[in-house]
């Protein structure tokens, strides 16, 4: 420098045009003498900027970051 893949909650991930789900974690509460465990409720997310579209996490372009391949 060129090509390819990936980027969603604190972590691991599902979702591939129509209001984003789960598990673990965290917080509060119930059960328990307490801990552990379990149950309920809550917490919190689409890498950035444009474009297409009535509508974009999803499609397109560029940029950023990580990984792989080539030179």
């Nucleotide at each position: 420098c060129g090509g390819g893949g990936c980027g969603u909650a604190g972590u691991u991930u599902a979702g591939u045009g129509g209001u984003a789900g789960a598990a673990c974690g965290c917080a509060a509460g119930g059960c328990u003498g307490g801990g552990g465990g379990u149950c309920u409720u809550g917490u919190a997310g689409c890498g950035g900027c444009a474009g297409u579209u009535c509508g974009a996490u999803u499609c397109u372009g560029c940029c950023c970051g990580c990984c792989c391949c080539g030179a």
Overview
This is a predicted structure of a 71-nucleotide RNA (transfer RNA) from a Pseudomonadota bacterium. The coordinates come from a structure-prediction model, not an experiment, and the mean pLDDT is 83. The RNAcentral record of the sequence draws on ENA. It matches the Rfam family "tRNA". By type it is a transfer RNA.